[in-house]
Molecule: transfer RNA
Organism: [Clostridium] fimetarium
RNA sequence: GCUGCCAUGGCUCAGCAGGUAGAGCGCCACCUUGGUAAGGUGGAGGUCACGGGUUCGAUUCCCGUUGGGAGCU
Numbered sequence: 001g002c003u004g005c006c007a008u009g010g011c012u013c014a015g016c017a018g019g020u021a022g023a024g025c026g027c028c029a030c031c032u033u034g035g036u037a038a039g040g041u042g043g044a045g046g047u048c049a050c051g052g053g054u055u056c057g058a059u060u061c062c063c064g065u066u067g068g069g070a071g072c073u
Stems, first nucleotide, its partner, number of pairs: 001072003005068003010025004019056001027043005049065005
């Protein structure tokens, strides 16, 4: 330098042939227990890496940028 992959709550990851985002773990409160753990119920927490474009509408499609990791040269 070229090619393709990944970027989504604190962490690990789903998601969608475009229609306003979820799980597990973690965190907080309560229930349960003599107490802790386990278990149960509820809750908070995300400008979906960034900037443009297309569209009535973009996390999803297109272009570019940044970061990560891989292959080739």